Small-subunit ribosomal RNA from an uncultured bacterium, 1382 nucleotides, folded computationally. Its mean pLDDT, the model's own confidence on a scale to 100, is 84.
RNA sequence: AGAGUUUGAUCCUGGCUCAGGACGAACGCUGGCGGCGUGCCUAACACAUGCAAGUCGAACGAGAGAAGAUCGGUGCUUGCACUGAUCCAAUCGAGUGGCGGACGGGUGAGUAACGCGUGGGUAACCUGCCUCAUACAGGGGAAUAACAGUUGGAAACGGCUGCUAAAACCGCAUAAGCGCACAGUAUCGCAUGAUACAGUGUGAAAAACUCCGGUGGUAUGAGAUGGACCCGCGUCUGAUUAGCUAGUUGGUGAGGUAACGGCCCACCAAGGCAACGAUCAGUAGCCGGCCUGAGAGGGUGAACGGCCACAUUGGGACUGAGACACGGCCCAAACUCCUACGGGAGGCAGCAGUGGGGAAUAUUGCACAAUGGGGGAAACCCUGAUGCAGCGACGCCGCGUGGAGGAAGAAGGUCUUCGGAUUGUAAACUCCUGUUGUUGAGGAAGAUAAUGACGGUACUCAACAAGGAAGUGACGGCUAACUACGUGCCAGCAGCCGCGGUAAUACGUAGGGGGCUAGCGUUAUCCGGAUUUACUGGGCGUAAAGGGUGCGUAGGUGGUUUCUUAAGUCAGGAGUGAAAGCCCGGGGCUCAACCCCGGGACUGCUCUUGAAACUGCGCGGCUUGAGUGCAGGAGGGGCAGGCGGAAUUCCUAGUGUAGCGGUGAAAUGCGUAGAUAUUAGGAGGAACACCGGUGGCGAAGGCGGCCUGCUGGACUGUAACUGACACUGAGGCUCGAAAGCGUGGGGAGCAAACAGGAUUAGAUACCCUGGUAGUCCACGCCGUAAACGAUGAAUACUAGGUGUCAGGGCUACAUAAGAGCUUCGGUGCCGCAGCAACAGCAAUAAGUAUUCCACCUGGGGAGUCAGUUAGCAAGAACGAGACUCAACGGAAUAGACGGGGACCCGCACAAGCGGUGGAGCAUGUGGUUUAAUUCGAAGCAACGCGAAGAACCUUACCAGGUCUUGACAUCCUCCUGAACGGAAGGUAAUGCUUCCGGUCCUUCGGGACAGGAGAGACAGGUGGUGCAUGGUUGUCGUCAGCUCGUGUCGUGAGAUGUUGGGUUAAGUCCCGCAACGAGCGCAACCCCUAUCUUCAGUAGCCAGCAAGUAAUGUUGGGCACUCUGGAGAGACUGCCAGGGAUAACCUGGAGGAAGGUGGGGAUGACGUCAAAUCAUCAUGCCCCUUAUGACCAGGGCUACACACGUGCUACAAUGGCGUAAACAAAGAGAAGCGAACUCGCGAGGGUAAGCAAAUCUCAAAAAUAACGUCUCAGUUCGGAUUGUAGUCUGCAACUCGACUACAUGAAGCUGGAAUCGCUAGUAAUCGCAGAUCAGAAUGCUGCGGUGAAUAUGUUCCCGGGUCUUGCACACACCGCCCGUCA
Repeated sequence: AGAGUUUGAUCCUGGCUCAGGACGAACGCUGGCGGCGUGCCUAACACAUGCAAGUCGAACGAGAGAAGAUCGGUGCUUGCACUGAUCCAAUCGAGUGGCGGACGGGUGAGUAACGCGUGGGUAACCUGCCUCAUACAGGGGAAUAACAGUUGGAAACGGCUGCUAAAACCGCAUAAGCGCACAGUAUCGCAUGAUACAGUGUGAAAAACUCCGGUGGUAUGAGAUGGACCCGCGUCUGAUUAGCUAGUUGGUGAGGUAACGGCCCACCAAGGCAACGAUCAGUAGCCGGCCUGAGAGGGUGAACGGCCACAUUGGGACUGAGACACGGCCCAAACUCCUACGGGAGGCAGCAGUGGGGAAUAUUGCACAAUGGGGGAAACCCUGAUGCAGCGACGCCGCGUGGAGGAAGAAGGUCUUCGGAUUGUAAACUCCUGUUGUUGAGGAAGAUAAUGACGGUACUCAACAAGGAAGUGACGGCUAACUACGUGCCAGCAGCCGCGGUAAUACGUAGGGGGCUAGCGUUAUCCGGAUUUACUGGGCGUAAAGGGUGCGUAGGUGGUUUCUUAAGUCAGGAGUGAAAGCCCGGGGCUCAACCCCGGGACUGCUCUUGAAACUGCGCGGCUUGAGUGCAGGAGGGGCAGGCGGAAUUCCUAGUGUAGCGGUGAAAUGCGUAGAUAUUAGGAGGAACACCGGUGGCGAAGGCGGCCUGCUGGACUGUAACUGACACUGAGGCUCGAAAGCGUGGGGAGCAAACAGGAUUAGAUACCCUGGUAGUCCACGCCGUAAACGAUGAAUACUAGGUGUCAGGGCUACAUAAGAGCUUCGGUGCCGCAGCAACAGCAAUAAGUAUUCCACCUGGGGAGUCAGUUAGCAAGAACGAGACUCAACGGAAUAGACGGGGACCCGCACAAGCGGUGGAGCAUGUGGUUUAAUUCGAAGCAACGCGAAGAACCUUACCAGGUCUUGACAUCCUCCUGAACGGAAGGUAAUGCUUCCGGUCCUUCGGGACAGGAGAGACAGGUGGUGCAUGGUUGUCGUCAGCUCGUGUCGUGAGAUGUUGGGUUAAGUCCCGCAACGAGCGCAACCCCUAUCUUCAGUAGCCAGCAAGUAAUGUUGGGCACUCUGGAGAGACUGCCAGGGAUAACCUGGAGGAAGGUGGGGAUGACGUCAAAUCAUCAUGCCCCUUAUGACCAGGGCUACACACGUGCUACAAUGGCGUAAACAAAGAGAAGCGAACUCGCGAGGGUAAGCAAAUCUCAAAAAUAACGUCUCAGUUCGGAUUGUAGUCUGCAACUCGACUACAUGAAGCUGGAAUCGCUAGUAAUCGCAGAUCAGAAUGCUGCGGUGAAUAUGUUCCCGGGUCUUGCACACACCGCCCGUCA
């Protein structure tokens, strides 16, 4: 000293929480010793029992009476026992009497008070015992308890009669001095008065004892001590307590008191207190101090000390120096106890102790040895005060639980990448020591002669043995300290944020490390942090917070100047501020805690002496603040009265005819009984177009046609007058939009409520047609608004620029209009400094200062409840708590989003062409079914997808059979020689059994390799988790974006660059610019294709030459052409014109095979979707291990009321069928393609040439064109379905293949809502080939043939990009969120 927590991130505001310290504590776990402290915070609840206040015989009279002495008596043992009397009399002791029980000890109920604290006063007082001083004590008297007798009562306790003493009681005498009364002198005091002196009158005393030393007594004075009363100042909360008070306030006179006083009483007066908070209510003993804090403060009032109050509750007095009395009295009440029922007794908030209450607080201990107290002459007695001990880790302090060495880094534990790491010098082991402990011995001080409870204690010595002595909370961040296992939003944790849903450093356990340590945590409470009540030290435009406005009271503050004063202020001195505590310096217990001594401090109060600057008081002056006068101009300022025209509506009359009106579209409504429209006349109410303006006026609300009257304010000029008269303003009063209320008018238009029509799922709304209060006037209420500039009023100061309104001055021009400069007052904009969280404010401040007022202190509950005030009511003003949350909020940032805006793009729409959706079939999916119908994919971006091809296999699924180191890999031991091939048996088949054939190297030991058997490490898993992962892929999207470095701007998140003006397919390029550069993307580089050149020329080609054939590049030859495949060229806005900014670029043109990225392809930025895939592969963790692994045969993946997607074929004449004829490209081929010939109607069969292919084969291209036929029909369309007979592949075609022939001939006549593709060699249409593959495409991937239509364009739908705007969203609109119901 700060930290966590609002957000995607930021700054701020603001609350919540944490780290510190403390405690009379309690609880949990644990516990070795000692010292010093401390211990009912709750029931001022009730108390058994014991003790806590007595003492004096030297005050008194009785009584008992040990010992002793004297005199007797009895027994006799002649000095002993018993006994009587007398004397002396220790001692005990009820009673009278004295002193003390008013101290000490306890508690904090009451008390908001002169109770306490502090400082004063008493000229208004008292004071036993003690000290000092002065004086005195003469002489009498009458009683009474005890006691005795009698008597009542259960008892407690009495009654009556009689006797008696005193230092008990009562007169008398005496009076230095004292008190009182009267009048006097002197001095003093703030006053009442006080003191001293002298005078007169008057009043009150005493107790004895003695050892002769003294003790005690009386009076007066003084002192000391202790008390009493009074006063200044300070002393909690509430105004949702605003008025209180009749002895109340004062006076006079009596009374009372120690004393003043309404303290009490009589009479008189009507006062007294209160916003500086009376009264009332709640709470509370106050202080020194204690805790905390840097301090200022805040909290607290245990222990120790001072004061107060109380003693079961309430009241009262008595005695006394002192009490209205804790262990005294009386009365009342409650409770408890005794009782003979008549009546009595008691008071632990003394020390112990008990019950109870409670989270919780100790022994019915020892001693008067010390310190102190009471009594006494003293000895001494009493003392639960006190000194000690006991119990409690309750607190503080100190000590210990061992020290040194010791690596095989032991064992064990934990983790592990299996190598090791760590626990850890820790242990073991060796040596040492003895604080503490145990045992034994000695043994204090506290006591100056005696006396020691503590106590055989402290302390000292000796012996013994490392022996008896460590826990607790935490380890996600804050906050020091990390791993494993278990658990699986469960169990649980949590001070705040928050952890836990299968890899939890946050739960539980373990290991380890970190903290403190005889304690450690938790809980409660207080301060701190919190500048989060802000005096020190905060705020109020938008975060909480300026009163709606003015006037003005109290109060606060106040211009300039002379003098005075000294209240504030400052300085010196004095008193006080108890002790303890605190701080500093010493000292004593071994240290410390603790204790002792000295000093400081106690920031305060009081008195006194000074100073006079500032503030204040007072006298006086001044003119700048303020006001007045005079001269002016401006204005929707206010009130009252009058006048005016336009418009709406209504009425009357005319013209006129079928509609009008209204809306997005309509309808309700009005209209043939004549509307709307139009013309004329009239009625009535309300509002005042244009001017009109961030223009004017007003305190605000507010004010707008014109005229008149009355009236308020501001401003300018002048400087005549007053001379601080000022500013603010709690309460108070005034004004105060709209709506609303009351009474009475008025009512044209508009218009809550209401009615109808629409809209809608509904529509108590928005829209329409009507329409009543109301709006208007007069009078009276209400008193609120986003009453806003969300900005209180006043004054002063602090750069500028530019408008505008009302005045003044100056300048030039001859005047005017106008212009320029300047000044005062208003009203706007921009902007510097400064301020501000930012945005912004900025002479009209949110700047710099001063004065005064109002208001705020987390969100919700709530501006709500109750209460009070005013109101007719509506409602207003003042205005909470419980409970609940960890936030609510402000400004700004970058995203996402918007049925916001601007710009742009895309087969996105539009314009077109062809489809899907309807039919049949194919195929995939869902669903259903099943023993199984294996699994995955799920909007676009799953669904002819993984699967480029399920009859077995594949295959992962199902039922059955079989194997268990295994079908597959590595290692070990033993045995064998094989492995492998063939055959046989058996089986559904594998497994199983049998037989035959059948190796290499060698140093001859064996080895390699293989098989069998065995044991275990392990294998194996298409089992789970794609939300643990790698890799791969889809998608936005081939969209034009995504970023970085340095610099700059911003407190910061961030911004700039990347925005702007153009342009592009493009963040493509140009220009501009606090940016300058760069990277990933775009483009280009790559491939195919379109043109040409060159090189090469077989298996390709054939122009020319030659040969040959029925015919064919067939042959020689050639490489010109086509073609093939190498290398090049070509296109770059290069050229021209126009546009554009002289740019980029665009438009048009020339040339060219091709023109503005020529056409295609490959190529996919940063990222998004926890997107897809653990079943391609790899892989963490979990799971199975005679099975979730492996093998076999069979079945299933092909099921079928149904739904969807993707396709094929069609519905026909732009066609079907038949005949004959023509033109490709790109591919594939050896377990292959297979010509030709031949057989079959055909699928195909047989035989067989050629070809590892520019040579041979597949191979026929088809649409097309020609001719013929069909003639609009479910057909010569369409071909499903079915029957029969076949072909091919294959171990096998039943479940479940393809194809052929013949026969059969279903639906379907162009397809609802909806929806898809395509912009040119494209769509559409036509065939061909390939991969997979034994066989099995309508799918997929390629290839060529024929070959269109349309695009005016960007309003709309969808998607995307850039800029901007709003935002309460951030899981980001599939968001957030409100209400009702459950």